[in-house]
A computed fold for a 1501-nucleotide RNA from an uncultured bacterium, annotated as small-subunit ribosomal RNA.
């Protein structure tokens, strides 16, 4: 240290999620031991029992208990009872100390509460330690005990009587305290140290072994506490003002001390933007948890401060409290009650309930360390030590070692007669013995106190020896015997992120932390095997940091991604030119306190090791203090001129602000000329108009805006400013170089201006025009389009105050190559005067270096280098929304959230597709022609119906006379019906039998029964024994036109015979990509050419093939016949000249000429030539695209059947018919139809065959047999065409459909369901709406001929030839395609994206009559207990007096302060709420289509 997520694909920019590590943890599987910790985060909710603060008899009076001892009585002479307080001791009680420490919890507290550093010259401090000095005489009570009494207690009343170290009075007293001086030292104002001098005032307890222990004063020591200040200490501005004891002041009281800490009187000040005050929350630190660190996050255990003790006051006692286990009082709450009254306070240690996801024993000990008390022994101590729960956590140990391959069995898997893995794992041999188990042994922790002895000196302390004490605990540990014996789990294996198959599911179940799996081949769900990490633990959840430089002090950002305020002015703040003088505030240094221990680091050591614990050292970056430095910053001092400013001279301009003038153009009114229209659109209407429009003249009115100049122009802080002129104002720049002497920059909040549209008064009103109104469009058209036409648009005055207010770019200053226009200055040079040139400086544009930048750009007018300073940003949607506040008359601005919800949302650029974008450019694409379909009847095919089946597929081009080049059986994959089950077929195994064969019988047929013939090849001497064949039998297995064309190969179709697709090296970009391949020319072609950061190559393309078109050569039989013979006849002879046949060559290449063209490639045109520019025409299909199409051709993966989805066999059915497509065929006639006659092809078949001649029949066909394995015989008469004859425009002598009937053939068989004849019948049809199809020459048209398939059966196909056109201006326009450029929110790529409203469901949240709580204020009533003051009732032992009585005191009483309460009213918050508002999220709902291309009205503000 990173990594996954946005996109086809990059970069970026930006969230979201993982991996680490930690927890007082909880939860789920699971568990063998041990050390060390650690354990109510919730209800500061209640609480049964028990414990947790006593303790001193060496302070008292004493004697309940208990033991001793004396003494009496009784008598079973050692027992009982009594009695003495004598001893030991001691209930209860007085007095003393203690109970303010220890222990808990975190309500409260945003505050001197905590920290950290300081002060007290503003204080006190019991035990304790050290000095001094004192302890003296006296008094009077009361507790308890006794007696009597109330009460249920609980307590409590009255009488007698008693003691102290209890309580009081006197005395003595000063270094104490107050007052008045003196002198004096220091300081920091007030003061203060020292030394003195007078006066008043205040003190004590005793006990005792006589050593001492205790008291009392004073000083000073230590502790410990109070008080005061500096700093530092969440969050909210949607809390901006808040304070009356409040600031201060004087005086008085108060306090242990200072102080409005409290009164009373004066003043009115005090805090606050550097955050007062409200509001929410919270105990603070040492630390602890992350982090590389800076910083976040906590504040469990452990230690320090705080606050509290049911809630709220209160005080008292005390050295200390306003007191957890103390008291009064009010509240709430529980107990007890005899109903009168009374008791209580586990946030102490157990424990119980509660409450929660959650947290332990009603244990043992004072043996250790501590603490009260006490002279001590000892007595308390739930503080502590210790055990016990709990894997909560760190840590450390073990669950064995070593050998062992038939790689065993079994699982699992695979490509399966086998092999891989599980695995050296097991078994098995042997070795070990930590744990465990039993036995035996056993610690350290303990030093002392006390006592007793001795030693030092000094009648007491030190020290040394002895003796005692251990909860834990017979724990730890140690030994020995046993025997591998007693011990392994969880999570995950798609990517992140280490780990991979099989089966089971089939968008189901269910996985999920982010992407995201699952819809029949799931490494992603569940199981198995297997593997990977961790281990007594392992996952999960849940919280924090980290990674996130993802709030950026280190260390971010603002043109276009989130983000510069709309603009200037300007008060605090922030930050500021050059010189110089003093300080030293900041800074730097050195020193000295502090910076508690503990923790953290680091050495070392102690438990067998390590957690853990100890020693020591570092550290603790910090705050005070003091001494120096003195550069820079700030403070100050005098200067200074570059910054800013001033002034003087010129200039410039659509800068303002108010007045005046002006013409064009509009539109009204008037008059005049004039007649049917005008006017508007794509086209039209509405709408003016014979009552005379529009058009034209002319005059007059109004009211706006100011053509042309004019621009890349000028000015202005923006917003904005345009005719001319005249006033008043302000600004720039230029020149000089007179003055001032940093008088600057920026600017939170403040202020001013601030388009258009509103809004408010009055005015004005021509055009123009929201709304509105009508006419077009449209499916609709609340819209674009057109007639109108209101507010407004103008003026004055006064508000709004926002805009895509944009350069999408805050303002200021500085530096950093250049080039080029251009405005408005100055200087020169130049001219007669210009023009022009050069050089500054101040503007406004267009390229460009360096650098920047995610690109894209931007580049002296920065988005570059840097420096001041303000504004904003921190995923995207909810929302620029709601609430609350400010403003406003309103509209509405501004200020500015949250629940919820996604995993994105963006920027730039790149590659395609795409556009109702542009440029070129091709094609029967379109026109420009011929002839069709679409009407009609048949064919035939397809949908649909139907049907027992009507087998199956093929669906836009690119399925529909398509697979099928041929369904009566067959085929037949479909349907019924009968059969068969190793099977019609293969291969292997046994046994039989040679194959082969002939009749019969029954059946619809497969079948099934019987039966004739008949013995064969090889080997062998024979037995036998093989080989092919054929049957049985049984098990491997056969079979499948069952499924998946979305699991495939192979074929094929389409774009498209389009001109395209790509690599390799090389350069350009961060990158994806570009380049090349784009440009300029040209061609059918990415063909060539030429230029180019490309240079080359490779599929394509063109050629190489083949057929045709000429021409040679060869060769000549079945072909030909010119010559020569010959015949009815190329028939024969003869010949190959010629045609022809078929093998082989030639021929065309822009080679030639001329023109155009960049001298080029090529183009045009022309000679020749049989063909001229690819000659024609076929064969050849590039990289893919369409999950096109075929599992029924064939091959195959997976799945499915297996007496059936497999095999036979018979019939039936793929031919069905209300319909509706698609491709044909004949027509609808005369350019024809019928009848005679006659003329010329070319390409093919043909032996299960083609079939001459000749008979026969009107035909179809029969009969016959010649020929022919084909240049030889034969299908076979080619047809249009010619000549002639009719018919004459009719549903016809057109057309032939249906029907009838007689008939041929083919074939086992034409009935469902075949062709052709004859003859009779003679339907629709009279050129076919809307559309729409071929097709550019031997083509279209049109005529006929012939092949495959086939027993038979073409109007379809696949060839063949005959006759033989018309048109093509041309590229606007529809289709389709190339190329190059352009926008893009689309990449599943326009059949895409994607809005909004309505309608249904869910969720969260604003408003909302009000309703119920918390919180806090304000004003007033009320006062308990308690303190302080008053006091005329009442009650009194100490003192005073002789006594009356006083003096002090208590109790009542009142005052004043104040808790709870309790009335009325605000403020703030929290649930709830009929109804209602948007909003966000859902499946494949409604309606329109508003945006992305010029998005079809160019988007947005």
């Nucleotide at each position: 240290a990173g990594a996954g997520u946005u996109u086809g694909a990059u970069c970026c920019u930006g969230g979201c999620u993982c991996a680490g590590g930690a927890u007082g943890a909880a939860c789920g599987c699971u568990a063998g031991c041990g050390g060390c910790a650690g354990g109510c985060c919730u209800a500061a909710c209640a609480c049964a029992u028990g414990c947790a603060a006593g303790u001193c008899g060496a302070a008292c009076g004493g004697u309940a208990a208990c033991a001793g001892a004396u003494c009496u009585a009784g008598c079973u002479u050692g027992c009982u009872a009594g009695a003495u307080g004598c001893u030991g001791a001691c209930g209860a009680g007085u007095g003393g100390c203690g109970c303010a420490c220890g222990g808990g919890u975190g309500c409260g507290u945003a505050a001197c509460g905590c920290g950290u550093a300081u002060a007290c010259a503003a204080u006190c401090u019991g035990c304790c330690u050290u000095u001094a000095a004192c302890u003296g005489a006296g008094g009077g009570a009361u507790a308890g005990c006794c007696c009597a009494g109330a009460g249920a207690a609980a307590u409590u009343u009255g009488g007698a009587u008693u003691a102290a170290c209890a309580c009081c009075u006197c005395a003595u007293a000063a270094u104490a305290u107050u007052g008045u001086g003196a002198u004096u030292u220091g300081g920091c104002a007030u003061c203060u140290u020292a030394u003195u001098a007078c006066a008043a005032u205040u003190a004590a307890a005793a006990c005792u072994u006589c050593g001492g222990u205790g008291g009392u004063u004073a000083a000073a020591g230590a502790u410990g506490a109070g008080u005061a200040u500096g700093c530092g200490u969440c969050c909210u501005a949607u809390u901006a003002g808040c304070u009356a004891g409040u600031u201060g002041g004087u005086a008085a009281g108060g306090u242990a001390a200072c102080g409005g800490c409290u009164u009373a009187c004066c003043a009115a000040g005090g805090c606050u933007a550097c955050g007062a005050u409200a509001g929410g929350u919270a105990g603070g630190g040492g630390g602890c948890c992350u982090g590389a660190a800076a910083g976040g996050g906590u504040g469990a255990u452990c230690c320090c401060c705080c606050a509290c003790a049911c809630u709220g006051g209160u005080a008292c006692u005390g050295a200390g409290a306003c007191a957890c286990g103390g008291a009064c009082c009010a509240g709430a709450c529980u107990c007890c009650u005899a109903c009168g009254g009374g008791a209580g306070g586990c946030a102490g240690c157990a424990g119980u309930g509660a409450g929660g996801a959650a947290u332990a024993u009603u244990g043992c000990g004072c043996a250790a360390u501590g603490g009260a008390g006490g002279a001590a022994a000892c007595u308390c101590u739930g503080a502590c030590g210790c055990a016990g729960c709990c894997a909560u956590g760190c840590c450390g140990c073990g669950u064995g070692c070593a050998g062992g391959a038939u790689g065993a069995c079994g699982g699992c898997c695979c490509u399966a007669u086998g092999g891989g893995u599980u695995g050296u794992a097991a078994a098995c041999u042997g070795c070990u013995u930590u744990u465990a188990u039993a036995u035996a042994g056993g610690a350290a922790g303990a030093a002392a106190c006390c006592c007793c002895g001795a030693u030092a000196c000094g009648u007491g302390u030190a020290u040394c020896g002895g003796c005692u004490u251990g909860a834990c605990g017979g724990u730890a540990c140690u030994a020995u015997a046993u025997g591998a014996a007693u011990a392994a789990g969880g999570a995950c294996c798609g990517g992140c992120u280490a780990a991979c198959u099989c089966c089971g599911u089939g968008c189901c179940a269910g996985c999920a932390g982010c992407c995201g799996c699952g819809g029949u081949a799931a490494u992603a769900c569940g199981g198995a095997g297997g593997g990977u990490c961790c281990a007594a633990g392992c996952g999960u959840u849940a919280u924090c940091c980290g990674g996130a430089u993802u709030u950026a002090u280190u260390a971010g950002g603002u043109u276009u991604a989130a983000a510069g305020g709309g603009u200037c002015c300007g008060c605090a703040g922030g930050c500021g030119g050059g010189a110089u003088u003093u300080u030293a505030a900041g800074u730097c240094a050195g020193u000295g306190g502090u910076g508690a221990a503990a923790g953290c680091c680091u050495a070392c050591a102690g438990c067998u090791c390590a957690a853990c614990u100890g020693u020591a050292g570092a550290a603790c970056u910090g705050c005070c203090a003091u001494u120096g430095a003195u550069a820079c910053u700030g403070a100050u001092u005098u200067c200074c001129u570059u910054g800013a400013g001033u002034g003087u001279g010129g200039u410039u301009g659509a800068a303002g602000u108010g007045g005046g003038c002006g013409g064009a153009a509009u539109a009204u009114g008037u008059c005049a000329u004039g007649u049917a229209g005008c006017g508007g659109u794509g086209a039209a209407a509405u709408g003016c108009a014979u009552a005379g429009a529009u058009a034209u003249g002319a005059c007059a009115u109004a009211g706006a805006a100011c053509a042309c100049c004019a621009a890349u122009u000028g000015c202005g802080a923006a917003g904005g400013c345009a005719g001319c002129u005249c006033a008043c104002u302000a600004a720039g720049c230029c020149a000089u170089u007179a003055c001032u002497g940093a008088c600057g920059c920026u600017g939170a909040g403040g202020g001013a201006c601030g388009a258009a549209a509103g809004c408010a008064u009055g005015g004005g009103g021509a055009g123009c025009g929201a709304a509105c109104a009508g006419g077009a469009u449209u499916a609709g058209a609340u819209a674009c389009c057109c007639u109108g036409g209101u507010a407004g648009u103008c003026c004055a005055c006064g508000c709004c105050c926002u805009a895509a207010a944009c350069g999408a770019u805050g303002u200021c200053u500085a530096c950093u190559a250049g080039u080029u226009g251009u405005u408005g200055g100055u200087g020169g040079a130049g001219u007669a005067a210009a023009a022009u040139c050069c050089a500054u400086g101040a503007g406004u544009a267009a390229c460009g270096c360096a650098g920047c930048u995610a690109a894209c750009g931007c580049g002296u007018g920065a988005a570059g280098u840097a420096g001041a300073c303000c504004g904003c940003c921190u995923g995207g949607g909810g929302a620029g929304u709601a609430c609350g506040g400010u403003c406003g008359c309103a509209a509405g601005a501004u200020u500015a959230a949250a629940a919820c919800u996604c995993a994105a949302a963006g920027g730039a650029a790149u590659u395609g597709a795409c556009g109702g974008g542009g440029g070129c450019c091709c094609g029967c694409a379109c026109a420009a022609g011929c002839g069709g379909u679409g009407g009609a009847u048949u064919a035939u095919g397809u949908g649909g119906a139907u049907u027992a089946a009507u087998u199956c597929g093929a669906u836009g081009c690119a399925a529909c006379g398509c697979g099928a080049a041929a369904a009566a059986c067959c085929u037949u994959a479909c349907c019924u019906g009968g059969c068969c089950u190793u099977g019609a077929c293969a291969u292997g195994u046994a046994c039989c039998g040679a194959a082969u064969u002939u009749a019969g019988c029954a059946g619809a047929g497969a079948u099934g029964c019987u039966u004739u013939a008949g013995u064969g090849c090889u080997c062998g001497a024979a037995a036998g024994a093989g080989a092919a064949c054929g049957g049985u039998a049984a098990c491997a297995c056969a079979g499948g036109u069952g499924c998946u064309g979305c699991a495939u190969g192979g074929c094929u179709g389409u774009c498209g015979u389009c001109a395209g697709c790509u690599c390799g090296u090389g350069u350009c970009g961060u990158g994806a990509g570009a380049u090349g391949u784009u440009g300029g020319g040209u061609u059918a072609a990415g063909u060539c050419c030429c230029g180019c950061a490309a240079c080359g190559a490779g599929c394509g393309c063109a050629a190489c093939c083949c057929c045709u078109g000429c021409c040679a050569u060869u060769a000549a039989u079945u072909g030909c016949c010119a010559u020569c013979a010959u015949u009815u006849a190329g028939u024969u002879g003869g010949g190959c000249a010629c045609u022809u046949u078929a093998a082989u060559g030639g021929g065309a290449c822009u080679g030639c000429c001329g023109g155009u063209g960049a001298c080029a490639a090529a183009c045009c045109g022309g000679a020749g030539g049989a063909a001229g520019g690819u000659g024609g025409g076929g064969a050849u299909g590039a990289c893919g695209u369409c999950a096109a199409g075929u599992c029924c051709u064939c091959a195959u993966g997976g799945c499915c059947c297996u007496u059936a989805u497999g095999g036979c066999c018979a019939g039936g059915g793929c031919u069905u018919c209300a319909c509706a497509c698609g491709u044909a065929a004949u027509a609808c006639a005369a350019u024809g139809g019928u009848c005679g006659g006659u003329a010329c092809a070319g390409a093919g078949g043909g032996a299960c065959g083609c079939c001459a001649a000749c008979c026969c029949g009107c035909g179809a066909g029969g009969g016959g047999g010649a020929g022919c394995u084909a240049a030889u015989c034969u299908c076979a008469g080619a047809a249009a065409g010619c000549c002639g004859a009719u018919c004459g425009u009719a549903g016809u002598c057109c057309g032939g459909a249906u029907u009838g009937u007689u008939g041929u053939c083919u074939g086992c068989a034409a009935c469902u369901c075949g062709a052709c004849a004859g003859c009779a019948u003679g339907a629709a049809g009279u050129c076919g709406g809307a559309a729409u199809c071929g097709c550019u020459a031997g083509u279209a048209a049109u005529c006929g001929c012939g092949g495959a398939u086939c027993a038979g059966a073409a109007u379809g196909u696949c060839g063949c030839g005959g006759u033989g056109a018309a048109u093509a201006c041309g590229u606007u326009c529809c289709c389709g395609g190339g190329c190059c450029u352009u926008g893009u929110a689309c990449a599943c790529a326009c059949c895409g994206c994607c809005c909004g409203u309505c309608a249904c469901a869910c969720c969260a949240u604003g408003g909302g009559a009000g309703u119920g709580g918390g919180u806090u204020u304000u004003a007033c009533c009320a006062g308990a207990a308690g303190u302080a003051g008053u006091u005329a009732g009442u009650c009194u032992a100490a003192c005073c007096g002789c006594a009356a009585g006083g003096a002090g005191g208590g109790c009542g009483a009142u005052u004043a302060c104040c808790a709870c309460g309790g009335u009325a009213g605000g403020a703030u918050u929290c649930a709830c709420g009929a109804c209602u508002g948007g909003g966000g999220u859902g499946a494949a709902g409604u309606c329109g289509u508003a945006a992305c291309a010029a998005g079809g009205u160019a988007a947005c503000c």
RNAcentral holds the sequence, with entries from ENA. It matches the Rfam family "Bacterial small subunit ribosomal RNA". Rfam links the family to the GO terms ribosome and structural constituent of ribosome.